Predicted 3D model of a 72-nucleotide RNA (transfer RNA) from Solobacterium sp. UBA1761. Its Rfam family is "tRNA". Rfam classes the family as a transfer RNA. From the family's description: Transfer RNA (tRNA) molecules are approximately 80 nucleotides in length. The prediction has a mean pLDDT of 86. The sequence was found in a public genome assembly.

RNA sequence: GCCGAUUUAGCACAGGGGUAGUGCAACGCACUCGUAACGCGUAGGUCGUAGGUUCAAAUCCCACAAUCGGCA
Repeated sequence: GCCGAUUUAGCACAGGGGUAGUGCAACGCACUCGUAACGCGUAGGUCGUAGGUUCAAAUCCCACAAUCGGCA
C1' cells in the first nucleotide's frame, strides 16, 4: 500500500428499515438474627465520527478513525 472483519449501557454481547434489548455489574426494596445467595424493581445509550438515500437509518450507501486478521 491492497483486501476483509469488528465498533451498540461500566463489562460481555443480541438486534440487519418502523418505540434500542439480554446477561453480568451498579442502585433500591423484600427476605434473613446478620451477611451472601435467591426474588422483585429502578437507573444507565447523541448505536465509533461525518455525510448521503428514505416518510422513517443502530440497520442501506460513501468517506474517515480505532482494533484485529490476511496479502504484498